Background: The RNA shown here (Bacterial RNase P class A) has 354 nucleotides and comes from an Armatimonadota bacterium. The prediction has a mean pLDDT of 75. The source organism's lineage runs through Bacteria, Bacillati and Armatimonadota. A source record names the gene rnpB.
RNA sequence: GAGGCAGGUCGGACGGCCGCUCCGGGCUUCGGCCCGGGGAGGAAAGUCCGGGCUCCGGAGGGCAGGGUGCCAGGUAACGCCUGGGGCCGGAAGGCACGGAAAGUGCAACAGAAAGCAAACCGCCCCGGGACAUGUCCCGGGGUAAGGGUGAAACGGUGCGGUAAGAGCGCACCAGCCCCGGCGGUAACGCCGGGGGCUAGGUAAACCCCACCCGGAGCAAGACCAGAGCGACGAGGGUGGCCCGCCCGUCGAUGUCGCGGUAGGUUGCUGGAGCGCGCGGGCGACCGCGCGCCGAGAGAGAUGGCCGUCGCCUCGCAAGAGGUACAGAACCCGGCUUACAGACCUGCCUCCCAC
Numbered sequence: 001g002a003g004g005c006a007g008g009u010c011g012g013a014c015g016g017c018c019g020c021u022c023c024g025g026g027c028u029u030c031g032g033c034c035c036g037g038g039g040a041g042g043a044a045a046g047u048c049c050g051g052g053c054u055c056c057g058g059a060g061g062g063c064a065g066g067g068u069g070c071c072a073g074g075u076a077a078c079g080c081c082u083g084g085g086g087c088c089g090g091a092a093g094g095c096a097c098g099g100a101a102a103g104u105g106c107a108a109c110a111g112a113a114a115g116c117a118a119a120c121c122g123c124c125c126c127g128g129g130a131c132a133u134g135u136c137c138c139g140g141g142g143u144a145a146g147g148g149u150g151a152a153a154c155g156g157u158g159c160g161g162u163a164a165g166a167g168c169g170c171a172c173c174a175g176c177c178c179c180g181g182c183g184g185u186a187a188c189g190c191c192g193g194g195g196g197c198u199a200g201g202u203a204a205a206c207c208c209c210a211c212c213c214g215g216a217g218c219a220a221g222a223c224c225a226g227a228g229c230g231a232c233g234a235g236g237g238u239g240g241c242c243c244g245c246c247c248g249u250c251g252a253u254g255u256c257g258c259g260g261u262a263g264g265u266u267g268c269u270g271g272a273g274c275g276c277g278c279g280g281g282c283g284a285c286c287g288c289g290c291g292c293c294g295a296g297a298g299a300g301a302u303g304g305c306c307g308u309c310g311c312c313u314c315g316c317a318a319g320a321g322g323u324a325c326a327g328a329a330c331c332c333g334g335c336u337u338a339c340a341g342a343c344c345u346g347c348c349u350c351c352c353a354c
Base pairs, nucleotide, nucleotide: 001350002349003348004347005346006345007344008343009342010341012309013308014307015306016305017304018303020039021038022037023036024035025034026033027032041325045336046335048334049333050332051331052330053217054216055215056214065213066212067211068210069209070084071083072082073081074080085097086095087094088093098208099207103206104205105202106201120147121146122143123142124141125140126139127138128137129136130135155173156172157171158170159169160168174198176195177194178193179192180191181190182189183188221266222265223264224263228258229257230256231255232254236250237249238248239247240246273292274291275290276289277288278287279286280285310323311322312321313320314319
């Protein structure tokens, strides 16, 4: 200097004017006004996982269905994170990574053949024919060593063997299974012995194995309560009886109850919280101390304009244009996705110079 890997921080600043919303205080003619203060994000997003909280349901077990999938740890929990193992990569690093010698299914194109393999070329043998024994043609058969196709073709090298070949035989190697020993909490690793002779891929395909899983969600739920409904019903009206203090009926601006529509209150934001320091741990994380309070609406506020500066693009210049992705709604832990630009940290490889 170039290329790459892993991770982190920020993501406009200041000022003026006009607005919005919430809280506190004051005033009010109850309409509102004044003063002070708070007011989006790293993803508030997708709603994909996990939990808190709330209501409903539930003896227990099984089936179905869904999810997860090496080991150990962290955590409230997880499909997340950390460390380790295995595999992949030249390395920094990456990987949802149980089982394919239980069964079923699938594999485009190419290729003769794609799974109890397969004969296109080649090689070899036999029979027949043509000419000049070599060679060529036709037919039958053997052969997976060589070529060719493919992502993938039923171990590799050598020797023997054979007509040519082949784990057909042998030696070594690789892989698999079983047994034993050692190390490790474990996954697993190393070493030794034995076996048969080889077992292709794919399970975010069916499936098998192990483990986990009630449902709905803040429009959850709770409280108050106009309307509505019911009961009782004063005075009064009206009907019955000759009359009435008796019986019936109508009946509120009444009382009580039911119920929960409109509306109001709550849930609601101080929490598995944030910052700093110390301690434990390789780490995720945990513990202790001190300090801080950082939106809370209800059809939903957080906006608009102007000026100066910063940054980017264009331009000789004056200047012009642009300034990402996006926006809370009960809360929290993750994952994933989007993102103009700027900055920082650690590491790997190659090249050049010393």